[in-house]
RNA sequence: UCUGAAUUUCCGGGGUGCUUCGUUCGAGGCUGAGAUCAUACCCGAUAACCUGACCAGGAUAAUACCUGCGUAGGGAGAAACGACCGCUCUUUU
Numbered sequence: 001u002c003u004g005a006a007u008u009u010c011c012g013g014g015g016u017g018c019u020u021c022g023u024u025c026g027a028g029g030c031u032g033a034g035a036u037c038a039u040a041c042c043c044g045a046u047a048a049c050c051u052g053a054c055c056a057g058g059a060u061a062a063u064a065c066c067u068g069c070g071u072a073g074g075g076a077g078a079a080a081c082g083a084c085c086g087c088u089c090u091u092u093u
Base pairs, nucleotide, nucleotide: 007080008079009078010077011044012043013042014041016038017030018029019028020027021026049074050073051072055068056067057066058065
């Protein structure tokens, strides 16, 4: 969760930082699902992402890297189909 789960299609929303070399292009390293075209990834109310933020604490070569802020404020849907989905613990690989 049958007052509709998962899935599919179409439509839509979103982010793209830090750092090294080099000469703008370019080629690497870090975290991550994804680091500005990938047309890929994530998300559409059990919410991706934004604001606060030139924020605060802890780490790092450095960075939204981790945590807090956060039971905060904002934030993008319809159809088909029709029963599973999520969390915790244990076991196995």